[in-house]
């Protein structure tokens, strides 16, 4: 310099056009003499940014940025 992947909740990750999700982590309540493990509710996301196409975008283009990994 070229050329691929990544970037959604604190943490790991689903979601491939039509209201954003689980696991863990947290809170609160239940159980127990307590404590752990359990069970039930329950808080938290401008889906990295600019723009574009659509009636409608996390999801399609196109840039830009930060990550990783190949090639010169």
């Nucleotide at each position: 310099g070229c050329c691929g992947c990544c970037u959604u909740a604190g943490c790991u990750c689903a979601g491939u056009g039509g209201u954003a999700g689980a696991g863990c982590a947290c809170g609160u309540c239940c159980a127990u003499g307590g404590u752990a493990a359990g069970g039930a509710c329950g808080g938290g996301g401008u889906c990295u940014c600019g723009g574009g196409u659509u009636c409608a975008a996390a999801u399609c283009c196109c840039g830009a940025a930060g990550g990783c990994g190949g090639c010169u």

The RNA shown here (transfer RNA) has 72 nucleotides and comes from Patescibacteria group bacterium UBA4473. It matches the Rfam family "tRNA". Rfam 15.1 lists 5,335,975 matches to the family in 14,413 species. Its family is annotated with triplet codon-amino acid adaptor activity in the Gene Ontology. The family's RNA type in Rfam is transfer RNA. Model confidence (mean pLDDT): 82 of 100. The organism belongs to Bacteria candidate phyla, within Bacteria.